[in-house]
């Protein structure tokens, strides 16, 4: 510095989310050692226990205890002495209580409260005090009376007290003395800041003390510390004021001491700080009041910064000490002070009492969570004291705690047979684990132990000196001491790689990949997401990375987020311009001269604590650490400058406004007119309808409708004109006229002379619907009734019809109130319309003001687009946004007569909503064009029977796939057995099949017996083979047994896949390279005019060219030309024979190319029309099938990846199944007849094909199927073979002489076998059917329609498949509609892509 996520893709916009940094943390795995720093964030919640404030015996009176004298006994000893008693404070040390004095107001703790001069800065007190302490002057006379201790009595459980006696002081207290204090009063001088200050003079009034205590001295005394008064100084505090310091306005008014005066009072001191009395102020939209949270800085953390969060350690204030009040004492006021009152806890003799851990330790709760009931006053500092000491839970230290940040370590080198294991792997080959380990050598920080270690580091009293910058200094020296930390740090010696590595995570952001289980389960995520059988996302492993004594997780807080945008955003569409004016505050302001200095800027002063932080050094072995020098924004003083901005003064006229001329409007109130229409009455006039609709109907009319003429009459609206024209602030305004009012614009250039711009709060307008009172009601028309439509229809259509629409007066205050674009003002190319002035002009041109339109340069904008009427450069002011849903919902609050408007949240949920623009699909959107796509025709399905496939049902099994088109006479070009994959049942288990090993045996191969058979048992005629040979054997094939490795599997997965194959389509498209456009996606080329069967070809084009596709190249066919002719033909008179012209055969070759004419066409492509031509415009067929799309089909052709079975899901055999039948549906056969059917004609006329286990002629038998026989023929030669429609003869419209379907009986053929289940004959039988609802199929010429011929599968079995030829039509005007497709274009919220997206309901979970 980014990055993931909205989509097919793209640009933005815009929001979640992710990398980093921190932490008083906490959790999970792990843990070798130090230094350094931190530790109750919660319940200011209750605390047992102990310690945390004393000290002074140099105030005092005193003497329990202590140690010692001394005096007096006693006891042992000769004595010295020792022990043991009593007395002494009138003998010391000394000292528990007591009075007294200083200190307990510091230190230590906590953040409840405070939103406030609380804090923080900077100033102020001329409005104030300060013990200890420093300086300075002065002074300490004479008195006195109590009172605790202590003693006597004596209440009380205790606490804790009562009486009497009696006594001391630096305890009290009184006189004297005194001033620079204090007040009054009068003055004097000087100054300043309103009120006063400063020095001073006189008077009068006033207050004080402890001459105490130690030391030395005999004693005068010296010293030295206290006492009193006062002046200053330090220090410490008290007050004040100016500026900053959270959050709501869904809190807008708030206050009676409240806001000032005056007099008491009352403070150290000012004040309504308190009283009385008078005025009636005073704060507030620059946010009072009210409420909800908070201790306040220094700083901390993060950031480039601006800023944002945070205040724990450290250090400053400030608040508190169970809770609340309250005063004492004393300079100062209360965490371990004292009263009352509350709540709790404790003790008790029930009568009463004790307590306050937010001190340092520790308990208990709470809670994810925070430590030892440690040492020591050696150091720093505090208290007391003269000291010397005494106290000190402050404080130094030490415990525990990875909690943090540094440091050190867990070894180093060498060492490939790249070993074993271990994963992996294409599989025995590799590869990774990997110098990694074994092993060889080296070191020894750590760790043990073992030794030095005050000699070095860290002081202090007393006191002499000397320095100077006179201080809590510094340096030298003396004396006599004394360490908790700790025998620590450190230092050396020894031993031996020895004592010591984990954590997370590996789809992508994010560095790091394989393998195995699971199979939307389990599970996993921080966003996107992973997991439905091959998961680099789950678990495990194995290997990798990444930090490392720690790795992950979680909350928290900045960053990333320019996602509150001062720096640094936006508002046509993405969120957002108030509907509009008008105007108050407020902000902002033309020009020029003069002042002024508030702002502004320069200099310099003060402050800005210290630690933190930066910078550069020092110091601990380094580093965290520590230590030293250096460094700042504000805020304030003082000078000084005056351009800008403010102020005050004076001017100008360009902004503004007036005033005056002439002109324009559907501006705006109110009255009066008018035609037309519409409906309604009334009178004719005339007859069945009218009326309405996509089609009806409801309704109206013979009691006269409609329509049609005259009159009335009523109430709203003004046709043409008329229009990107006008007028108005918007909303709105349109027939003609009056009166009234208002308004912009021009023209000239008189008048003021900045008077101007916005414009919160307010005020006033403000469609429409509504809402009230009262009118009015022609037409229209919510509700509402009725017909319709539909499933239904509370719509949309009709047919009525109330409010309402109109007017007056009130009301609401909204709209997609839109230009989804606030006003003002300046500036920036153009062209071209038009409206109102002026100018010019014969006229067209033409100028300039102001409006109102289109295009379009710059620029702009994500684009679209906008572009002098800016969405473009600039300024000013006002409004609104800040993801999506919840929601303009709730609550409040206000306004409304109601309806309802204004203001306007939260839980919760989502990853995404959204803008704009691109490709595609689709569209019951548009042009254009094709296709038997529809029309024109000609013939069918759909109705019947039979065949045949499927559904379904059924079965032991009915074996499986194929599913709209593009499955269904599909796989299957042919199921009785086999096939056969199913199903019963009988069987095998290295297997029916493959290949290895180890034994036998050559192989082969025959006959018997059981038994459905597979296969068992028995037996074994016949047969001995090929290669080496050392003659013993060996090997090869092959069989047999037997071991294991493996066979086998028509079993899953076509959604793991090859391959192949429909299908859209033989549609005319699908792409590219390069340039150029676009910010991107993409566009252009491929779009346009023509043409074409064609992205066919031509013409223009930011295109220019290319490739897969189309076409051609390839076969066959129509015509011919040449070769070449045997089995083919025949002109030779047959045959043999000979010839090849012709028929045929097959090889090469020509032919057709819009080439020629002509007319259209843009002078191209091409198009018609014609000539020739066998054929003419792609002559006709046919193979060929771009890019893709259906997770289209097949794992059952065949291959294959994974998974499953292995005495069975493999293998074999017998019989049975796939041929089952209430049924549906789909392809086909043959019909219903006369354009036919039967008989006749048997010498009428074909192509193409087939044939050796074969085609099979001719002769005979049989009524026929066939059957005997078997010439020829491996085929242009024989043979299947007979073509049928055709022709002629009859039938005469009927269930027939039509159909033939079923059934009966003889029969024949194949075949190991025709029961289940084949096909054919021939008598016999003689069913439905009389052209077929609604629908639907195929077909444009040699087709259609009809007609027969053959072949392939095959032992047999064809109405089906695939081929042939015969005989052969109608009809197309066209392109509106139906289907399918192509090309441009248009709207989309669709992109899985309309079989899409989605909204309500209502049921389940």
């Nucleotide at each position: 510095a980014g990055a993931g996520u909205u989509u097919g893709a793209u640009c933005c916009u815009g929001g979640c989310u992710c990398a980093g940094g921190a932490u008083g943390a906490a959790u999970g795995c792990u843990a070798g050692c130090g230094g350094u720093a931190g530790g109750c964030a919660u319940a200011a919640c209750a605390c047992a226990u102990g310690c945390a404030a004393g000290u002074c015996g140099a105030g005092g009176g005193g003497c329990a205890g202590c140690u010692g004298g001394u005096u007096u006994g006693g006891u042992a000893g000769c004595a010295a002495u020792a022990c043991u008693g009593a007395a002494u404070g009138u003998c010391a040390g000394g000292c528990g209580a007591c009075c007294g004095g200083c200190g307990g107001a510091u230190g230590g703790g906590u953040g409840a409260g405070u939103a406030a001069c609380g804090c923080g800065u900077a100033c102020g007190c001329a409005a104030c005090c300060u013990a200890c302490c420093u300086u300075g002057u002065a002074c300490a006379g004479u008195g006195g009376g109590a009172u605790a201790g202590a003693c006597a009595c004596u209440g009380g459980a205790a606490a804790c007290g009562g009486u009497g006696c009696g006594u001391a002081a630096u305890a009290c207290c009184a006189c004297g003395u005194a001033a620079u204090a204090a007040u009054a009063u009068a003055g004097a001088u000087a100054g300043g800041c309103a009120u006063c200050u400063a020095u001073u003079u006189a008077u009068a009034u006033g207050g004080g003390a402890a001459g105490g205590g130690u030391a030395c001295g005999u004693a005068a005394g010296u010293a030295u510390u206290g006492g009193u008064a006062u002046a200053a100084g330090a220090u410490g505090g008290g007050c004040g004021u100016g500026c900053g310091u959270a959050g709501g306005a869904u809190u807008a008014g708030a206050u009676a001491g409240a806001u000032g005066g005056u007099g008491g009072g009352g403070u150290a001191a000012c004040g309504g700080c308190u009283u009385a009395c008078c005025a009636u102020g005073u704060c507030g939209a620059c946010g009072a009041u009210c409420u909800u949270u908070a201790g306040g800085g220094g700083u901390u953390c993060u950031g480039a910064g601006a800023g944002g969060a945070a205040g724990g350690u450290c250090c400053c204030c400030c608040a508190c000490a169970u809770u609340g009040c309250a005063a004492c004492u004393g300079a100062g006021a209360a965490c371990g002070g004292u009263g009352c009152a509350a709540a709790c806890u404790c003790c008790u003799a029930c009568g009463g009492g004790a307590g306050g851990c937010a001190g340092c330790a520790g308990u208990g709760a709470g809670g994810a969570a925070u430590a030892u009931u440690g040492g020591u006053c050696a150091a720093u500092g505090g208290g007391c004291g003269g000291a010397a000491g005494c106290u000190u839970g402050a404080a130094c230290c030490a415990g525990c705690c990875a909690u943090a940040c540094c440091g050190c370590g867990u070894g180093c080198a060498g060492g490939a047979a790249g070993g074993c294991g271990g994963c992996c792997u294409u599989a025995u080959g590799g590869g990774u684990u990997g110098u990694a380990a074994a092993c060889u050598g080296c070191u020894u920080u750590u760790a043990u132990a073992a030794u030095g270690g005050g000699a070095u580091a860290g002081u202090g009293a007393u006191u002499a000196u000397a320095u100077c910058g006179u201080g809590c200094a510094u340096a030298u020296g003396a004396u006599a001491g004394g360490g908790a930390a700790g025998g620590u740090a450190c230092a050396u010696u020894a031993u031996g790689a020895a004592u010591a590595a984990g954590u997370a995570u590996c789809g992508g952001c994010u560095a790091a990949c394989u393998c195995c289980g699971u199979g939307c389960c389990a599970g996993c995520a921080g966003c996107c997401g992973c997991g439905g059988u091959a998961a680099u996302a789950c678990g495990g492993a194995g290997g990798a990375u990444a930090c490392g004594a720690g790795c992950g997780u979680u909350g928290u807080c900045c960053g990333g987020a320019u996602u509150u945008a001062u720096u640094g955003g936006g508002u046509u569409u993405a969120a957002a311009g108030g509907g509009u004016g008008c105007g108050u505050a407020g902000g902002c302001g033309g020009u020029u001269g003069a002042u002024u200095a508030g702002g502004u800027c320069u200099a310099u002063g003060g402050u800005g604590a210290a630690a933190u932080g930066g910078u550069u050094g020092u110091g601990c072995u380094c580093a965290a650490c520590a230590c030293a020098a250096u460094u700042u924004a504000g805020c304030u003083g003082u000078a000084g400058a005056a351009a800008c901005c403010g102020g005050u003064c004076g001017g100008c006229u360009a902004g503004a406004a007036u005033a005056u001329a002439a002109g324009u409007g559907g501006c705006g109130u109110a009255g009066g007119c008018g035609g037309a229409a519409u409906a309604a009455a009334g009178c004719g006039u005339g007859u069945a309808g009218a009326g309405g609709u996509g089609a009806c109907a409801u309704u109206c009319a013979u009691a006269g409708a409609u329509a049609u003429g005259c009159u009335u009459u009523a109430g709203a609206a003004c046709a043409c004109c008329g229009u990107u024209c006008g007028c108005g602030a918007a909303g709105g305004c349109g027939g003609c006229u009056u009166a009234c009012g208002a308004a912009g614009g021009u023209a000239a250039a008189a008048u003021u002379g900045a008077c101007g711009c916005u414009a919160a709060u307010g005020c006033a307008c403000g469609a429409g619907a509504g809402c009230g009172u009262g009118g009015g009601u022609a037409u229209c028309g919510a509700a509402c009734a009725g017909a319709a439509u539909u499933a239904g229809a509370u719509a949309c259509u009709c047919u009525g019809g109330u409010a309402g629409u109109c007017c007056a007066c009130g009301c609401u205050g909204u709209a997609a109130a839109c230009g989804a674009u606030g006003a003002u003002a300046a500036c920036u190319a153009u062209a071209u319309g038009u409206c109102g002035g002026c100018g010019a002009u014969a006229g067209a041109a033409u100028g300039u003001c102001g409006g109102u339109g289109u295009a379009g340069a710059a620029g702009u904008g994500a684009a679209a687009g906008c572009g002098a009427u800016a969405a473009g450069u600039u300024a000013u002011c006002c409004a609104c946004c800040u993801g999506g849903g919840g929601a303009g919902u709730a609550c409040g609050a206000u306004c409304g007569c109601a309806a309802g408007g204004u203001u306007g949240a939260a839980a919760c949920u989502c990853a995404a909503a959204g803008g704009a623009a691109u490709u595609g699909a689709c569209g019951g959107g548009g042009g254009c064009c094709c296709g038997c796509a529809c029309a024109a025709g000609c013939g069918g399905u759909g109705g019947a029977u039979u065949a045949u496939g499927u559904g379904g049902u059924u079965u032991a099994a009915u074996u499986c796939g194929a599913a709209g088109c593009a499955a269904c006479g599909c796989g299957a070009a042919g199921a009785a057995c086999c096939u056969u994959a199913c199903c019963a049942g009988g069987u095998c288990u290295u297997g029916a099949c493959a290949u290895c090993c180890u034994g036998c045996u050559a192989a082969c191969g025959a006959a018997g017996u059981a038994g459905a058979g597979a296969u068992a048992c028995a037996u074994u005629a016949g047969g001995u083979g090929c290669c080496c040979u050392u003659c013993g054997g060996g090997g090869a094939a092959a069989g047999c047994a037997g071991a294991g490795a493996c066979a086998g599997g028509u079993g899953g997965u076509g959604c793991a896949u090859g391959g192949u194959u429909g299908u859209c389509g033989u549609c005319a498209g699908c792409u590219c390279g390069u340039g150029u456009c676009g910010u991107g996606a993409g566009a252009u080329g491929u779009u346009g005019g023509g043409u074409u069967a064609a992205g066919u070809c031509c013409c223009g084009c930011a295109g220019c060219g290319a490739g897969c596709g189309c076409a051609a190249c390839c076969c066959c066919u129509a015509u011919u030309g040449u070769u070449a002719g045997u089995u083919g033909c025949u002109a030779c008179g047959c045959a043999a024979g000979a010839g090849c012209a012709c028929u045929c055969u097959a090889g090469c070759g020509a032919g057709a190319c819009u080439g020629c004419c002509g007319u259209u066409g843009a002078c191209a492509a091409a198009a018609c029309g014609g000539a020739g031509g066998a054929a003419g415009g792609u002559g006709g067929g046919g193979a060929c099938g771009a890019c893709g799309u259906c997770a289209a089909a097949u794992c059952a052709u065949c291959a294959u990846g994974c998974c499953c079975c292995u005495u069975a899901u493999g293998a074999c055999c017998u019989g049975g199944g796939c041929u089952a039948c209430a049924c549906a549906c789909g392809u086909a056969a043959u019909a219903c007849a006369a354009u036919g059917g039967c008989g006749g004609u048997c010498a009428a006329c074909a192509a193409a094909g087939g044939g050796a286990u074969g085609c099979a002629a001719a002769g005979c038998c049989g009524c026929g199927a066939g059957g005997c026989a078997g010439a020829g023929c491996g085929a242009a030669c024989c043979c299947c073979a007979a073509a049928a429609a055709g022709c002629c003869g009859u039938c005469c419209c009927a269930g027939u002489u039509c159909g033939g379907a079923u059934c009966g009986c003889a029969g024949g053929c194949u075949g190991c076998a025709a029961c289940u289940c084949g096909c054919c004959u021939g008598c016999g039988u003689g069913a439905a059917g009389u052209c077929g609802g609604a629908a639907u199929c195929g077909c444009u010429a040699g087709u259609a329609a009809u007609c027969g011929u053959g072949g392939g599968u095959c032992g047999g079995c064809a109405u089906a498949c695939c081929a042939c030829g015969g005989u052969g039509a109608a009809u197309a005007c066209g392109u509106u509609c139906c289907c399918g497709g192509g090309c441009c274009u248009u709207g989309c919220a669709c992109u899985c892509a309309a079989c899409g997206c989605c909204c309500g309901u209502c049921a389940a979970g």
Molecule: small-subunit ribosomal RNA
Organism: uncultured bacterium